This is a predicted structure of an 82-nucleotide RNA (c-di-GMP-I riboswitch aptamer) from a Chloroflexota bacterium.
The source organism's lineage runs through Bacteria, Bacillati and Chloroflexota.
RNA sequence: UUCCGUCCAGGGCAAACCCGCCGCGAGACGGGGACGCAAAGCCAGGGAUCUUCCUGCAGAGGAAGACCGCCCGGUUGCCGGA
Numbered sequence: 001u002u003c004c005g006u007c008c009a010g011g012g013c014a015a016a017c018c019c020g021c022c023g024c025g026a027g028a029c030g031g032g033g034a035c036g037c038a039a040a041g042c043c044a045g046g047g048a049u050c051u052u053c054c055u056g057c058a059g060a061g062g063a064a065g066a067c068c069g070c071c072c073g074g075u076u077g078c079c080g081g082a
Stems, first nucleotide, its partner, number of pairs: 002082004012037002017032004022027001035069001041075003045072003049066007
């Protein structure tokens, strides 16, 4: 440096749900709580999904957003093994 996660150490994160709070909303944040996670660290670059608004008879299209714990991509990285 690359690959892998059967084993070891120190640990880390935190789904659903509940409470508070912000937002029209998708959802965000704080506290509780653990289903899970070796990148469940970080980045909305591509796709998917979701929300609001606009256009259209409709199929659909557009704009602004949400989500990285859906997938891909970028980037950084602990321990152990090969």